This is a predicted structure of a 476-nucleotide part of an RNA (small-subunit ribosomal RNA, 3' major domain) from an uncultured organism. Rfam family: Bacterial small subunit ribosomal RNA. Rfam links the family to the GO terms ribosome and structural constituent of ribosome. The coordinates come from a structure-prediction model, not an experiment, and the mean pLDDT is 81.

[in-house]
Context: one part of a larger RNA
C1' cells in the first nucleotide's frame, strides 16, 4: 500500500421488511448429469453452465458409428510430360448409393509462333469441426451503469509511498459547494444520440371525412374538403427558470404555471482492472500431430436411446370457473418459387379455384372483456396425459423420428415439505397477436407488439451484494 475480520462509523440496492404472483408436489415439453450404446459428435459447469452455442437434428445439416468407395484428392495455385480432348446429350454392365468399367451422337478457341482451356500421369502441395483458450488476436460474460481509476508539476517521507482523491455539507453520481500543501488535468458520471409524452408549422396520398352537394329506406358510393385523426420533416417546450421557507454556499422542502418538475419514462452507451473466466467448433493464428488417412464421397444408423437425479418452462387441479350462442375493440411485423380475399366442397385439419397486391392502396389480422343461457361443488360438463382407429399437409422419403385434424379412450392432479425466485406503475399478474430460423416441424423456446390492469413500501435491527472513512492482523 492492499486484502481480510462472526471490528467500528456513514450510505446505497426488490438486499431485507410490506405486498402480489410463482418454483419445489402432478402430467407433458425442453436442457443437463448419470446409465446404456457400434455411436448416443463436440463445447458450456457456483453466482456469471443447464429452453446455453442451436434464429429450427427425418435425408442434408453432421462434426459421431457401421459398411462400401477415392488418393494431387470435394476445393486453390504452380511446374514438367502426354492429350481430336472441351462441352452437351443419350444409353449399357455392376452397385444400396458413391464409385468402377465400357459405348454412341453432335463436337474445342486461336493472331498458326505455339498459346489458352479440359483430361491423364508425375511433383510441389491441398485438406483436417485433430490437440493446446495455460502460446495468442478478436469478441464476450462477470463484479457493475457500481462511482470509482489515475496522471503532470509541486510539497512531505532515507524508502516503499503519501498528499491531491482526506475533512464539513450535498447528490443518483469523485455531482456540486466550502475548507485544506496543494494547483491543474485525463479515463469514467452527466450531457450530446434514438424512441416516447404536449403543442405549433409545412405537406395531404394509398391515410382522414367535420361541414356541403348528388345518391340511398339506411349504410355505402361519387363529387369535393384540408377542419379532425394520422403520417413525417422542421421547430418550440423543462432550465430549480419563477415565488415562499431554510441554508455560508451547493442544495433541500413546499407552491404556482404547465402536457410534462426537479435525471419526466424507456433505450443505446460498460472507466482502470478482476476471474491464467468463456470461445483454436464462427472466423483468424503460433506450435504440434495425421497425409492410400485424424483427408474426402456415399448408403444406413445415431445426435430423439431410459431404473433414475436436477434446472428452465407449459397445462392444470376449477364457479373471479367450464360449455354453448351473440356481439365489440389493437399494435407491431411480414408478403412474389410469396401473402392470398369473396365463392364452392369437407364435421375438421384442409382442398378446388383465384379477385387483388412488389403494398398507409391488396392479403394475413385478435383473445380475454361484455350480453344471454346451461352446469351446482362432484375427480365433475374440472383436467387433459396415454392408447386405439380414421384422415390432412409438407417432402424423393414421415419405420426408427414430423406437425395438425376428427371419433373413441379419459391417467396423475383437490393448491404442493424443507427451501427458493421475480416484481415498486402502465410495473406485477392475466389475455391474445406477430416475426426470424424454416420444404415441413418437436416453438410450450427466443425476440417483439398491443389489450385488461392491481397491491404494498412502517422502516434499515437482521440476511446478501456494493461504496467511503477508520481500526486490528502472525496474510501478500
Nucleotide at each position: 500500500u492492499g486484502a481480510c475480520g462472526g471490528g467500528g462509523g456513514c450510505c446505497c440496492g426488490c438486499a431485507c421488511a410490506a405486498g402480489c404472483g410463482g418454483u419445489g408436489g402432478a402430467g407433458c415439453a425442453u436442457g443437463u448429469g448419470g446409465c446404456u450404446u457400434a455411436a448416443u459428435u463436440c463445447g458450456a459447469u457456483g453466482c456469471a453452465a443447464c429452453g446455453c452455442g442451436a434464429a429450427g437434428a427425418a435425408c442434408c445439416u453432421u462434426a459421431c458409428c457401421a459398411g462400401g468407395g477415392c488418393u494431387u484428392g470435394a476445393c486453390a495455385u504452380g511446374u514438367g510430360a502426354c492429350u481430336g480432348c472441351a462441352u452437351a446429350c443419350g444409353a449399357c454392365c455392376u452397385g444400396a448409393a458413391a464409385g468402377g468399367g465400357a459405348c454412341g451422337u453432335a463436337g474445342c478457341c486461336u493472331u498458326c509462333g505455339a498459346g489458352g482451356g479440359u483430361g491423364u500421369c508425375a511433383c510441389a502441395c491441398a485438406g483436417g469441426u485433430g490437440c493446446u483458450g495455460c502460446a495468442u488476436g478478436g469478441c464476450u460474460g462477470u463484479c457493475g451503469u457500481c462511482a470509482g481509476c489515475u496522471c503532470g508539476u509541486g510539497c512531505c517521507g532515507u524508502g516503499a509511498g503519501g498528499u491531491g482523491u482526506u475533512g464539513g455539507g450535498u447528490u443518483a453520481a469523485g455531482u456540486c459547494c466550502c475548507g485544506c500543501a496543494a494547483c491543474g488535468a485525463g479515463c469514467g458520471c452527466a450531457a450530446c444520440c434514438c424512441c416516447u409524452a404536449u403543442g405549433u408549422u409545412u405537406a395531404g396520398u394509398u391515410g382522414c371525412c367535420a361541414g356541403c352537394a348528388u345518391g340511398u329506406a339506411a349504410u355505402a358510393a361519387u363529387g369535393g374538403g384540408a377542419a379532425c385523426u394520422c403520417u413525417a420533416g422542421a421547430c418550440a417546450g423543462a432550465c430549480u427558470g419563477c415565488c415562499u421557507g431554510u441554508g455560508a454556499a451547493a442544495g433541500c422542502a413546499g407552491g404556482a404555471g404547465g402536457a410534462a418538475g426537479g435525471u419526466g419514462g424507456g433505450g443505446a452507451u460498460g472507466a482502470c482492472g478482476u476471474c491464467a473466466a468463456g470461445u483454436c467448433a464462427g472466423u483468424a493464428u503460433g506450435g504440434u500431430c495425421c497425409u492410400u488417412a485424424u483427408g474426402u464421397c456415399c448408403u444406413g444408423g445415431g445426435c430423439u436411446g431410459c431404473a433414475c437425479a436436477c434446472g428452465u418452462g407449459c397445462u392444470a387441479c376449477a364457479a373471479u370457473g367450464g360449455g354453448u350462442g351473440g356481439u365489440a375493440c389493437a399494435g407491431a411485423a411480414g408478403g412474389a418459387a410469396g401473402c392470398a380475399a369473396g365463392a364452392c366442397c369437407g364435421c375438421g385439419a384442409g382442398g378446388u379455384g383465384g379477385a387483388g397486391c412488389a403494398a398507409a392502396u391488396c392479403c394475413u389480422c385478435a383473445a380475454a372483456a361484455c350480453c344471454a343461457u346451461c352446469c351446482c361443488c362432484a375427480g365433475u360438463u374440472c383436467g387433459g396425459a396415454u392408447u386405439g382407429g380414421a384422415g390432412u399437409c409438407u417432402g424423393a422419403a414421415a419405420u426408427u423420428c414430423g406437425a395438425c385434424u376428427c371419433c373413441a379412450u379419459g391417467a396423475a392432479g383437490u393448491u404442493g415439505g424443507a427451501a427458493u425466485c421475480g416484481c415498486u406503475a402502465g410495473u406485477a399478474a392475466a389475455g391474445g397477436c406477430g416475426u426470424a430460423u424454416c420444404a415441413g416441424c418437436u416453438a410450450c423456446g427466443a425476440c417483439g407488439c398491443c389489450u385488461u390492469g392491481a397491491a404494498u413500501a412502517c422502516g434499515u435491527u437482521c440476511c446478501c451484494g456494493g461504496g467511503c472513512c477508520u481500526u486490528g492482523u502472525a496474510c501478500a